[in-house]
Molecule: c-di-GMP-I-GGC riboswitch aptamer
Organism: Neobacillus niacini
RNA sequence: UCAGAUAAAGGCAAACCUAUCGAAAGGUUGGGACGCAAAGCUACGGGUCUAAAGUGCUAACAAUGAUGGCUGAGCUGCCUAAA
Repeated sequence: UCAGAUAAAGGCAAACCUAUCGAAAGGUUGGGACGCAAAGCUACGGGUCUAAAGUGCUAACAAUGAUGGCUGAGCUGCCUAAA
């Protein structure tokens, strides 16, 4: 450097519940642990979700909204057995 142990020191926290913000998706807080070696950060590309406003006119379309625990990319980072 690559890589990732039945290692060590630590870290994060799905579902669900609570409170709260939001039109919603969803965010945040506390509890809780399914998992995670970038499950740390960034919506730039792709994907997915939502549809208040807008177009349409009651069908639907459509991010400017959301998601980094879908993924590519960028930035940063703890540890060190075997190979």